[in-house]
RNA sequence: GGAGGGGCCCAGGCGGUCGCCGGCGGCAACGCCGGAGGAAAGUCCGAACACCACAGGGCAGGGUGCUCCGUAACGCGGAGUCGCGGCAACGCGAAGGAAAGCGCAACAGAGAGCAGACCGCCCGGCGGAUUCGUCCGCCGGGUAAGGGUGAAACGGUGCGGUAAGAGCGCACCAGUUCCCCGGGCGACCGGGGAAGCUAGGCAAGCCCCACCCGGUGCAAGACCAAAUAGGGGGGCGCUGUACGGCGGCCCGCCGGAAGCCCCCGGGUAGGUCGCAAGAGGAAGCGGGCAACCGCUCUCCCCCAGAGGAAUGGCCGCCGCCCCGGUCCGGGCAACCGCUCCGGGGAACAGAAUUCGGCUUAUGGACCCCUCCGGCC
Numbered sequence: 001g002g003a004g005g006g007g008c009c010c011a012g013g014c015g016g017u018c019g020c021c022g023g024c025g026g027c028a029a030c031g032c033c034g035g036a037g038g039a040a041a042g043u044c045c046g047a048a049c050a051c052c053a054c055a056g057g058g059c060a061g062g063g064u065g066c067u068c069c070g071u072a073a074c075g076c077g078g079a080g081u082c083g084c085g086g087c088a089a090c091g092c093g094a095a096g097g098a099a100a101g102c103g104c105a106a107c108a109g110a111g112a113g114c115a116g117a118c119c120g121c122c123c124g125g126c127g128g129a130u131u132c133g134u135c136c137g138c139c140g141g142g143u144a145a146g147g148g149u150g151a152a153a154c155g156g157u158g159c160g161g162u163a164a165g166a167g168c169g170c171a172c173c174a175g176u177u178c179c180c181c182g183g184g185c186g187a188c189c190g191g192g193g194a195a196g197c198u199a200g201g202c203a204a205g206c207c208c209c210a211c212c213c214g215g216u217g218c219a220a221g222a223c224c225a226a227a228u229a230g231g232g233g234g235g236c237g238c239u240g241u242a243c244g245g246c247g248g249c250c251c252g253c254c255g256g257a258a259g260c261c262c263c264c265g266g267g268u269a270g271g272u273c274g275c276a277a278g279a280g281g282a283a284g285c286g287g288g289c290a291a292c293c294g295c296u297c298u299c300c301c302c303c304a305g306a307g308g309a310a311u312g313g314c315c316g317c318c319g320c321c322c323c324g325g326u327c328c329g330g331g332c333a334a335c336c337g338c339u340c341c342g343g344g345g346a347a348c349a350g351a352a353u354u355c356g357g358c359u360u361a362u363g364g365a366c367c368c369c370u371c372c373g374g375c376c
Stems, first nucleotide, its partner, number of pairs: 001372007009364002012318007020035006037348001041359002044357005049217004061213005066080005081095001082093004096208002101206002103202002118147002120143010155173006174198001176195008221273004231264006243255004280301002283296005320345006328337003
């Protein structure tokens, strides 16, 4: 210098000005304080909370699936194991069971599950040819060592054995099951032995095993509560009366129905709560490899709250990044650092009951590590 791997952090700052939302103060004008995110997103998991359902157990259905730990919980996280990929740093993995049962396997191929003779090899018979070594054809049988097909063909290498062959026999290796010893909490790892000769793949096919799981979501739900209509109860009244109007009362006048008034309870509009002080964050100390946990401090912080929904625009200075030129320094060079001038750029996105995760989108800075190359 090039190519790559991992981790962590930030999400511009200050000032001016014009607005928006909420709270407090004020009669008002207005003033003061506060006002998005690392993902607020997708709504994919897990919970809190609320209502409904529910004796207990089982079936059905759904989910999860190596181990240990963490957590309120999880399908999440941490540390590991094994497998796979990469030269490596490192990354990825629905990673239980196929010697319970059923099922499936395109195309090619002779044969695809306790398989299979297409070519080849070997033996026998018949026929033909012959340079008498043998060769060719047909038929019957043996053979899974060789060729060929396939994603996959019923262990691998060697020696023996055989007509040719074959775990047919033996040695070593791989694999399976079981036993023993050592290490580890465990998944598992290391070593030794025996059996038996090989018992294939797919469980993101049914299934089996273990564990977990009721439903609906803040438009949950709780409280307060009009008008109109209807329900229940009570009072007065049923003929110029009750009742209504004529400014309050009496008389009077007018209107005047079979009803009028009061109370209670349910529901609606509307309002209040739920709703933001919490499985909270920061700091210090301690435990742990880590995820995380415990304690202290709370005069370290209070951190939007809401209703279809505010959190913004412009200007100036500084900072950051990119491009072009330039001063100086380092280096053999590629290049790096730095000064100044001009121009340009700043992403993804937008709380709606609240948390813990995952995933996806996105601009930049820093640190560590690996491999390759050049020079000294």

The RNA shown here (Bacterial RNase P class A) has 376 nucleotides and comes from a Thermodesulfobacteriota bacterium. It matches the Rfam family "Bacterial RNase P class A". Rfam describes the family as follows. Ribonuclease P (RNase P) is a ubiquitous endoribonuclease, found in archaea, bacteria and eukarya as well as chloroplasts and mitochondria. The prediction has a mean pLDDT of 76. It is recorded under the gene name rnpB. Lineage of the source: Bacteria > Pseudomonadati > Thermodesulfobacteriota.